[in-house]
RNA sequence: GCCGACUUAGCUCAAUGGUAGAGCAACCGCCUUGUAAGCGGUAGGUUGUCGGUUCGAUUCCGACAGUCGGCU
Numbered sequence: 001g002c003c004g005a006c007u008u009a010g011c012u013c014a015a016u017g018g019u020a021g022a023g024c025a026a027c028c029g030c031c032u033u034g035u036a037a038g039c040g041g042u043a044g045g046u047u048g049u050c051g052g053u054u055c056g057a058u059u060c061c062g063a064c065a066g067u068c069g070g071c072u
Base pairs, nucleotide, nucleotide: 001071002070003069004068005067006066007065010024011023012022013021018055026042027041028040029039030038048064049063050062051061052060
């Protein structure tokens, strides 16, 4: 230099055009003599950034940024 993949909650990951979810973690409660475990609940998101297409974009298109890999 060229090519490809990925970027979503604190962490690991879903969601292939129609109100963004799960597990773990956090917080509250139940249980226990107490702690852990277990059970129930609550909160937490500008879906990397900027544009485009669309009635509607996490999803489709482009540029940029970052991470990883391949080729030279």